[in-house]
Molecule: SAM riboswitch aptamer (S box leader)
Organism: Planococcus massiliensis
Order: sequence, then C1' cells, then structure tokens
RNA sequence: UUCUUAUCAAGAGAGACGGAGGGAUUUGGCCCUACGAUGUCUCAGCAACCGCCCACGGGCAAGGUGCUAAUUCCAAUAGGCGAGAGCCUAGAAGAUGAGAA
Repeated sequence: UUCUUAUCAAGAGAGACGGAGGGAUUUGGCCCUACGAUGUCUCAGCAACCGCCCACGGGCAAGGUGCUAAUUCCAAUAGGCGAGAGCCUAGAAGAUGAGAA
C1' cells in the first nucleotide's frame, strides 16, 4: 500500500515547545483559533479492538494499538416520510482494530 471483516450517538485534558491557520480530501455550511488553535513532546486520563480475570454480563488499564471540541461537526449519492422547515434508512468516502497478501 491492497484485500477481508467488525465498529464509528458513549467516554476521556493539563503542562512545555511553537507561532498560523485548523476541523482527512473538493464544494457548501457551521465551528475552533493570538485569552495561542492545528501540530510535536511529557505526564495524566478514556476504554473501541486485541489482551487478561471472573465468565450471564461485567471488571482491569500492568501489555499491543487507538483515542481525549462539536455524531466520522453536518451535507453531497440513492430511496422513503413531511405542507414546509426538516427527519429517517442505505450507500460512498474516511478513521480505528483484527486477520491476510
């Protein structure tokens, strides 16, 4: 990197560095951001998957990943409902785990 598969409505922030955009990509919307975001590091935390313990369902956070603004921030495609605003379902794309090449 590709394939298969499961999940994506819950949960969880402080410090240091740094100094401009950031929220995956494009468009639109809406947000965050010099009261310092995004990012990196340290510590802390969460508990989704693997794991471990009882084994119904729970528990643990010592191990491997992951995560710690907003539903994956919302929409885009198809279908349905609605007078409308809008809502629902599925898909696509993306993220993460596990397995494989």